[in-house]
Small-subunit ribosomal RNA, central domain from an uncultured organism, 349 nucleotides, folded computationally. The coordinates come from a structure-prediction model, not an experiment, and the mean pLDDT is 87. Rfam family: Bacterial small subunit ribosomal RNA. The full RNA is in RNAcentral, with records from ENA and Greengenes.
Context: one part of a larger RNA
RNA sequence: CUGGCUGCAACGGGAGCGUACGCGGGUAGGUAACUUGAAUGUUCAAUCUAUGGGCUCAACCCAUAACUGCGUACGCUACUGGUUAUCUUGAGUGCGGUAGAGGCAGAUGGAAUUCCUAGUGUAGCGUCGAUAUGCGUAGAUAUUACGAGGAACACCAGUGGAGAAGGCGAUGUGCUGGGCCCUAACUGACGUUGAGGCUAGAAAGAGUGGGUAGCAAACAGGAUUAGAUACGAUGGUAGUACACGCUGUAAACGAUGAUUAGUAGGUGUGGGAGGUCUGACUCCUUCCGUGCUGGAGUUAUCACAAUAAGUAAUCCACAUGGGGAGUACGACGCGCAAGGUUGAAACUC
Numbered sequence: 001c002u003g004g005c006u007g008c009a010a011c012g013g014g015a016g017c018g019u020a021c022g023c024g025g026g027u028a029g030g031u032a033a034c035u036u037g038a039a040u041g042u043u044c045a046a047u048c049u050a051u052g053g054g055c056u057c058a059a060c061c062c063a064u065a066a067c068u069g070c071g072u073a074c075g076c077u078a079c080u081g082g083u084u085a086u087c088u089u090g091a092g093u094g095c096g097g098u099a100g101a102g103g104c105a106g107a108u109g110g111a112a113u114u115c116c117u118a119g120u121g122u123a124g125c126g127u128c129g130a131u132a133u134g135c136g137u138a139g140a141u142a143u144u145a146c147g148a149g150g151a152a153c154a155c156c157a158g159u160g161g162a163g164a165a166g167g168c169g170a171u172g173u174g175c176u177g178g179g180c181c182c183u184a185a186c187u188g189a190c191g192u193u194g195a196g197g198c199u200a201g202a203a204a205g206a207g208u209g210g211g212u213a214g215c216a217a218a219c220a221g222g223a224u225u226a227g228a229u230a231c232g233a234u235g236g237u238a239g240u241a242c243a244c245g246c247u248g249u250a251a252a253c254g255a256u257g258a259u260u261a262g263u264a265g266g267u268g269u270g271g272g273a274g275g276u277c278u279g280a281c282u283c284c285u286u287c288c289g290u291g292c293u294g295g296a297g298u299u300a301u302c303a304c305a306a307u308a309a310g311u312a313a314u315c316c317a318c319a320u321g322g323g324g325a326g327u328a329c330g331a332c333g334c335g336c337a338a339g340g341u342u343g344a345a346a347c348u349c
Stems, first nucleotide, its partner, number of pairs: 006317001007302001012316001015199003022192002025087005031081001033080001036075002039072004049065006090190001091187003094183001096181003102176004107171002109153001114148002117145004124135002161168001205246001207244003214240002219235002257315005265293011297304002321349003330342003334339001
């Protein structure tokens, strides 16, 4: 170098944008680096290889050829490359439509919990498997009315929707990103992937400042128990919510990298377009999503199966026995810290 893998056995980066690199559509011209042809030079000797010969064979020895390379000049032009011109189907822009919890900001609303005040009312309430702690004659629980404040938005709700992922669900307003369909006016390969890099990134955590209704790590006392540093009950502080900046990790999961092409069907559902036809539907065709089922094929199996784990192509990432160990040491244009990233070995089976 070739060969083999990554849904579940070790192995897809948690996600996107994008630099270098890699790979890349049709036609025509010219070029000839690459590829290729024949020629020529060189490739010391020995060795090696092939053929032939000499020691009775062999080792050994001799001869001839060859030695995959490199250089030079001359040809060839299908591919690759660089170059010139051009094309429109890839990609993008435009016209016309369209669905949506996509994002950000400020505003508004009702139900519920808790608390405050007042009324009615009286002895219990609450909780549990059963208790107790707890609350209550200083009037609780229950119930009615007014008020305060914070957080979350029942029903609609759907393997429904939109988003790169994380994640997104009350209402209306403003600002704003992306998608899909139709058209074919414009650009004319502008594409794809992406080491480094940059950006956003659940929860917990941490900084500063306010905020705190409910819930609730820690903690407290009461139970259970042989014990109970737990499970269950009563309280309850950080936190949960907000603003700004930090952290940068998750079973960040479809445990399935991105892009492209083509490869039987059936049946739901979301968003469009066209056609038949109608009062409206239905029905047929088609594009984009999202499910189920299933054939070929694949697979150790389970299963996957046009949303591939099948058939091919390009690029990136990653794995190479279990433990030791995501540890130690060192490092970092890292972090306030917690830690993060990178990442061994001895030893042992």